[in-house]
RNA sequence: UGGCUCGUAGCUCAGUGGGAGAGCACUACCUUGACACGGUAGGGGUCGCUAGUUCAAUCCUAGUCGAGCCAA
Numbered sequence: 001u002g003g004c005u006c007g008u009a010g011c012u013c014a015g016u017g018g019g020a021g022a023g024c025a026c027u028a029c030c031u032u033g034a035c036a037c038g039g040u041a042g043g044g045g046u047c048g049c050u051a052g053u054u055c056a057a058u059c060c061u062a063g064u065c066g067a068g069c070c071a072a
Stems, first nucleotide, its partner, number of pairs: 001071007010024004018055001026042005048064005
């Protein structure tokens, strides 16, 4: 310098045009003499950033930032 993959909740990840979600974690309650397990409910996201396309973008396009890999 070029190419490829990835960036979504505290963590691990799904979702690939129209509802932003799962597991674990956290909080409250139930349960217990107490803890653990279990059950119910709840909080937490402007989907890395900017712009474009579209009636509508996590998703498509361009640029940019960061991480990893490959080549020179």